[in-house]
RNA sequence: CAAGCAGGUCGGGCGAUCGCGGCCGGGUGUCCCGGCCGAGGAAAGUCCGAGCUCCAUAGAGCAAGGUGCUGGACAACAUCCAGGCGGGGUGACCCGACGGAAAGAGCCACAGAAAACAACCGCCCGCGCCGCCUCUGGCGGCAAGGGUGAGGGUGAAAAGGUGGUGUAAGAGACCACCAGCAGACCGGGUGACCGGGCUGGCUAGGCAAACCCCACCAGGAGCAAGACCAAAUAGGAGGGCGGGGCGGCUCCGCCGCCGGCAGGCUGCUCGCCUGUGCCCUUGGGUAGGUCGCUAGAGGCGUCAGGCAACUGCCGUCCCAGAUAGAUGAUCGCCAGCCGCUCCGGCGGCGACAGAACUCGGCUUACAGACCCGCUUGGGCA
Repeated sequence: CAAGCAGGUCGGGCGAUCGCGGCCGGGUGUCCCGGCCGAGGAAAGUCCGAGCUCCAUAGAGCAAGGUGCUGGACAACAUCCAGGCGGGGUGACCCGACGGAAAGAGCCACAGAAAACAACCGCCCGCGCCGCCUCUGGCGGCAAGGGUGAGGGUGAAAAGGUGGUGUAAGAGACCACCAGCAGACCGGGUGACCGGGCUGGCUAGGCAAACCCCACCAGGAGCAAGACCAAAUAGGAGGGCGGGGCGGCUCCGCCGCCGGCAGGCUGCUCGCCUGUGCCCUUGGGUAGGUCGCUAGAGGCGUCAGGCAACUGCCGUCCCAGAUAGAUGAUCGCCAGCCGCUCCGGCGGCGACAGAACUCGGCUUACAGACCCGCUUGGGCA
């Protein structure tokens, strides 16, 4: 210098004018004045884990769900740290739900005979038939049936690999070495696991964020949780006053019919429909309001412990609480990037996104800028 790997920080600054929400103080009355504060690294997706609230709950289990190497951290976790194993990369480093496929059932595209009870070609034996010859036999051809996983071919994957013995041809059928599996043992490690030799049978294909099996975890709903105050109208309960006529009944209250009054259909008549008490007390609920609500597993800094995640002590700071939702707009200067340039300047651009009970994580989006460490290759001294 080039290409990369990993971690972290910021995500414009200053000023002026107008405007919005909250708190405090004052004037005082629902409007002014002054001061202070007012989005994010993800506030997002709502995917995990908790706090908090209400409901449920003797205990145990099934179903459905989640998690799945080891040790640690943490309030907890599917998170984080350190490590083991497997895979990828020359490397820095990255990725892994990483228990079980010799419990069961299922699936394995295309190709291929066959994808798990393997004979397509090939190789070997060959009942039988035919032909030839030097004819109790030999050779050749066809071929029922059978053996064979050595060779060919297909495939991501074909039933351990190489060599030998053996055989009609072959084959862990047997032997040596290697790989892998199982079992107990020795050494190291807290452990996952690693290293070593021994024995065994010689071989077991892959897939479980598919069914399933094993181990472990866990009640449900969520701030529109929930608690309190509480209007008008209608209706519930209790009491008092009042109550046109007739009839019924479970007879001090309802129902039916007629009548009266009021209203509507239309201005009137008929007709039809609706309503028919007043006062006091009171439970519940609605509108509305208050709380929950933001000082917290809180931020920053020093020191100490720990490889680290993290924890502890001390100091310091207060950092949005709206309720259909405030946190904005314009202008100027500077800084950044891009384009043009007569090198004086001129023009343009500004990411993703936006609190709604609060934390810890994960995931996803993001114009641009900066810092630290490391790797590989090249050059120069």
Description: Bacterial RNase P class A from an Anaerolineae bacterium, 381 nucleotides, folded computationally. Rfam family: Bacterial RNase P class A. Rfam classes the family as a ribozyme. It is recorded under the gene name rnpB. Of the family's consensus pairs, 93% are formed in the model. The source organism's lineage runs through Bacteria, Bacillati, Chloroflexota and Anaerolineae. The coordinates come from a structure-prediction model, not an experiment, and the mean pLDDT is 77.